[in-house]
Predicted 3D model of a 528-nucleotide part of an RNA (small-subunit ribosomal RNA, 5' domain) from Pseudomonas poae. The RNAcentral record of the full RNA draws on ENA and SILVA. Its Rfam family is "Bacterial small subunit ribosomal RNA". Taxonomically the source falls in Pseudomonas (Bacteria, Gammaproteobacteria, Pseudomonadales, Pseudomonadaceae). The prediction has a mean pLDDT of 81.
Context: one part of a larger RNA
RNA sequence: GAUUGAACGCUGGCGGCAGGCCUAACACAUGCAAGUCGAGCGGUAGAGAGAAGCGAUGCUUCUCUUGAGAGCGGCGGACGGGUGAGUAAUGCCUAGGAAUCUGCCUGGUAGUGGGGGAUAACGUUCGGAAACGGACGCUAAUACCGCAUACGUCCUACGGGAGAAAGCAGGGGACCUUCGGGCCUUGCUGCUAUCAGAUGAGCCUAGGUCGGAUUAGCUAGUUGGGUGGGGUAAUGGCUCACCAAGGCGACGAUCCGUAACUGGUCUGAGAGGAUGAUCAGUCACACUGGAACUGAGACACGGUCCAGACUCCUACGGGAGGCAGCAGUGGGGAAUAUUGGACAAUGGGCGAAAGCCUGAUCCAGCCAUGCCGCGUGUGUGAGAGAAGGUCUUCGGAUUGUAAAGCACUUUAAGUUGGGAGGAAGGGCAGUUACCUAAUACGUGAUUGUUUUGACGUUACCGACAGAAUAAGCACCGGCUAACUCUGUGCCAGCAGCCGCGGUAAUACAGAGGGUGCAAGCGUUAAUC
Numbered sequence: 001g002a003u004u005g006a007a008c009g010c011u012g013g014c015g016g017c018a019g020g021c022c023u024a025a026c027a028c029a030u031g032c033a034a035g036u037c038g039a040g041c042g043g044u045a046g047a048g049a050g051a052a053g054c055g056a057u058g059c060u061u062c063u064c065u066u067g068a069g070a071g072c073g074g075c076g077g078a079c080g081g082g083u084g085a086g087u088a089a090u091g092c093c094u095a096g097g098a099a100u101c102u103g104c105c106u107g108g109u110a111g112u113g114g115g116g117g118a119u120a121a122c123g124u125u126c127g128g129a130a131a132c133g134g135a136c137g138c139u140a141a142u143a144c145c146g147c148a149u150a151c152g153u154c155c156u157a158c159g160g161g162a163g164a165a166a167g168c169a170g171g172g173g174a175c176c177u178u179c180g181g182g183c184c185u186u187g188c189u190g191c192u193a194u195c196a197g198a199u200g201a202g203c204c205u206a207g208g209u210c211g212g213a214u215u216a217g218c219u220a221g222u223u224g225g226g227u228g229g230g231g232u233a234a235u236g237g238c239u240c241a242c243c244a245a246g247g248c249g250a251c252g253a254u255c256c257g258u259a260a261c262u263g264g265u266c267u268g269a270g271a272g273g274a275u276g277a278u279c280a281g282u283c284a285c286a287c288u289g290g291a292a293c294u295g296a297g298a299c300a301c302g303g304u305c306c307a308g309a310c311u312c313c314u315a316c317g318g319g320a321g322g323c324a325g326c327a328g329u330g331g332g333g334a335a336u337a338u339u340g341g342a343c344a345a346u347g348g349g350c351g352a353a354a355g356c357c358u359g360a361u362c363c364a365g366c367c368a369u370g371c372c373g374c375g376u377g378u379g380u381g382a383g384a385g386a387a388g389g390u391c392u393u394c395g396g397a398u399u400g401u402a403a404a405g406c407a408c409u410u411u412a413a414g415u416u417g418g419g420a421g422g423a424a425g426g427g428c429a430g431u432u433a434c435c436u437a438a439u440a441c442g443u444g445a446u447u448g449u450u451u452u453g454a455c456g457u458u459a460c461c462g463a464c465a466g467a468a469u470a471a472g473c474a475c476c477g478g479c480u481a482a483c484u485c486u487g488u489g490c491c492a493g494c495a496g497c498c499g500c501g502g503u504a505a506u507a508c509a510g511a512g513g514g515u516g517c518a519a520g521c522g523u524u525a526a527u528c
């Protein structure tokens, strides 16, 4: 000199853009952060309309429309969000590789036939303070299980053997009908099998990746191979039995300490040094330790089980919980924000869609924490260099064109009026193309109409009034730009280094003046 996720002191007008627990991976009150689908299923409380009966002004039954909450089932809760404790290599970075899997998505091929038995919800009942649980009975499915079939698939001793499926919604001319429908057709990001792609993931190899030798030997599933068994999606001591005695190491093994890594960031002419906040990629973790289940994917932050510590409830028998999600609280600390708004946009989950959910996200609030921009007036004004202050050789000098005065302007703030863009889509109605037996339905295109904005009193534009509402901080001995007076008297104090202060202190304190930066200025800490 540059820089910072900074803090502290004094001061503080506005806006834009960014950033904001670096410490206790300490403990957490409260609310929210993952749901969705009735076009998979049985069914219901309720609401509205209509009809019928009757003990007639409300009860029951039926039909139609709508329809929560709970349940079975499907998909998603493995993404998104947080944190950096662990980890010095099972990680990360770069470059290669072969023995693998991959839901949803894209393309292709073949199929989607015919049956069965349950179970929750519900009803009855029992136990329990609760959490919750038991018994009996009823019922459905895209839930579950056989049978049939097998292009391709898998196994094979090449003879053969094994293994699937599910429907739902809209519409309809003939024909059939038990009046439910069959049948036909359209759609499904429906289902089954399989091939390929894409995406994602697992695995292997090599090189690189902090300090310590006051850590020199380490290792027994250890090292490698064979055979065989097991296991995995897959290679492999991954695991096991037998056999062999290997393997690593001064090119630093082992041990100890420290630490997530990278793109990057800061600095520097560069080489390098330091660092890894925000943003992006990877990894690890989710109160602590362990385990598996489900699933395409987890050994799973807001799932399960076991153990532990802690907190809470209890009828003392037993139960409940996990903010390193967003806010917020206590604590720690020099120190770090609101228990805000909205799903309008982008993205995600579910759904045919409308839509629902989304503390992701987009916005707003707080903070000079940083960067950038703007303003705090402009011109004139000495022929009274005004008053006051300070200094003085008492003549004057300086503050100083500074003020006052005169003339002007109105950015920003204030008041008031107008006003984009972020909106793409969605609904309804029509036209048209494809599909089709069909002018249904559906899908695409297009036209008209209607509708969707948290921010928001938006950005921006116009009008109004008036210099009106807006300057501080540090320093002035040398380094280093800027000097005098008074007070003090080795005292009080200053200080980054040299050093000042013991009666004329440009170095302490105050004042006047000056210098440098400026909504900031200085100090401290840290890096180059």
Stems, first nucleotide, its partner, number of pairs: 001528004006524005013374006019367002021332001026330003030327003035075003040072002046066009082285003091209007100201002105197008113147001115145002122137006153162003167188006175182002210257003217248003222245002225243006260282004264275004287308005310321004338364001340363003346360001347358004377408004388399004412469001414464005422455001425451010472517005477498003483512005493500002